[in-house]
The RNA shown here (SAM riboswitch aptamer (S box leader)) has 106 nucleotides and comes from a soil metagenome.
The sequence is in RNAcentral, with records from MGnify.
Of the family's consensus pairs, 94% are formed in the model.
RNA sequence: UCAUCCAGAGGGGACGAGGGACCGGCCCGAUGACUCCCCGGCAACCGGCUGACCGACAGACACGGUGCCAAAUCCGGCGUGGCCGAUCGUCGACCACGACAGAUGA
Numbered sequence: 001u002c003a004u005c006c007a008g009a010g011g012g013g014a015c016g017a018g019g020g021a022c023c024g025g026c027c028c029g030a031u032g033a034c035u036c037c038c039c040g041g042c043a044a045c046c047g048g049c050u051g052a053c054c055g056a057c058a059g060a061c062a063c064g065g066u067g068c069c070a071a072a073u074c075c076g077g078c079g080u081g082g083c084c085g086a087u088c089g090u091c092g093a094c095c096a097c098g099a100c101a102g103a104u105g106a
Stems, first nucleotide, its partner, number of pairs: 001106005010039005018028003022077004040069003045065003049059003073101001078098005084092003
C1' cells in the first nucleotide's frame, strides 16, 4: 500500500488470576478463564496444481508457508442521513451507511 473481517472450526496437559487492544457497556473466568504445550479441526490469503506457455482471470485441492477455533473486529466511541422524544441553543433513544482504530494475509 492492497484485500478481507455477520460463515466455519475443541479435546487433553501445565500454570493460577485476571481476560475480551484502549475508554464506556456487556460478557468470559477457581465448574480454572487468559497464556503456553500436544493432538485434532476450520478456512482458503500466498506458494505449488489445472485451464498448452506468460500475465490477468477462473477452477480444483489441502502438499508447503501463514492464519484462526466464546460472543459480528462482542457492541458502541467520530461523521452523515432517516425517524422518534424532550429542548432556547441543543441533547438523547433507535435504524442505516461511511470513516477512524484494530486484526490477518500478501